[in-house]
RNA sequence: GCGCUAGUAGCUCAGCUGGAUAGAGUGCUUGACUACGAAUCAAGAGGUCAGGGGUUCGAGUCCCUUCUGGCGCG
Numbered sequence: 001g002c003g004c005u006a007g008u009a010g011c012u013c014a015g016c017u018g019g020a021u022a023g024a025g026u027g028c029u030u031g032a033c034u035a036c037g038a039a040u041c042a043a044g045a046g047g048u049c050a051g052g053g054g055u056u057c058g059a060g061u062c063c064c065u066u067c068u069g070g071c072g073c074g
Base pairs, nucleotide, nucleotide: 001073002072003071004070005069006068007067010026011025012024013023019057028044029043030042031041032040050066051065052064053063054062
């Protein structure tokens, strides 16, 4: 340099052929329980869907481009 692949909550990830309010587990906060913790149960907070642009009535999803990580080729 070229090709492939990944980037969504603090972390690990799902999100189907473009359509409902963007989700799960774990972690965090608060409460219940307990002599106190742990475990368990309940509630809550937390997101520029890597950045920018485009297509569309509508984009996490499609197209272009940039950035970052991984793998391969030279």
Overview: A computed fold for a 74-nucleotide RNA from an uncultured Clostridia bacterium, annotated as transfer RNA. Model confidence (mean pLDDT): 81 of 100. Its Rfam family is "tRNA". Rfam describes the family as follows. Transfer RNA (tRNA) molecules are approximately 80 nucleotides in length. Rfam links the family to the GO term triplet codon-amino acid adaptor activity. The sequence was found in a public genome assembly.